RNA sequence: GCCAGCAUAGCUCAGUUGGUAGAGCACCGCUCUCGUAAAGCGGGGGUCAUCGGUUCGAGUCCGAUUGCUGGCU
Numbered sequence: 001g002c003c004a005g006c007a008u009a010g011c012u013c014a015g016u017u018g019g020u021a022g023a024g025c026a027c028c029g030c031u032c033u034c035g036u037a038a039a040g041c042g043g044g045g046g047u048c049a050u051c052g053g054u055u056c057g058a059g060u061c062c063g064a065u066u067g068c069u070g071g072c073u
Base pairs, nucleotide, nucleotide: 001072002071003070004069005068006067007066010025011024012023013022019056027043028042029041030040031039049065050064051063052062053061
C1' cells in the first nucleotide's frame, strides 16, 4: 500500500426482509434472614464509533472518516 471483518448500556453480546433499542452479569431499592450471601420482585442507565446520503421512517441500506483485529504484498 491492497483486501476482509468488527464498533450497540459499566462488561459480554443479541437485534434474521428498514417500523417502540433488548438480554445476561454488574449497580440501586424492596421482600426474605439474628446478620451476610444466595433466591424472588422492581428500578435507573444508550448521541447504536463520527459525519453525510437514501427513505414517510435507518442500529439495519449507501458513501466517507476514525479505531481495533486478521490476511496479502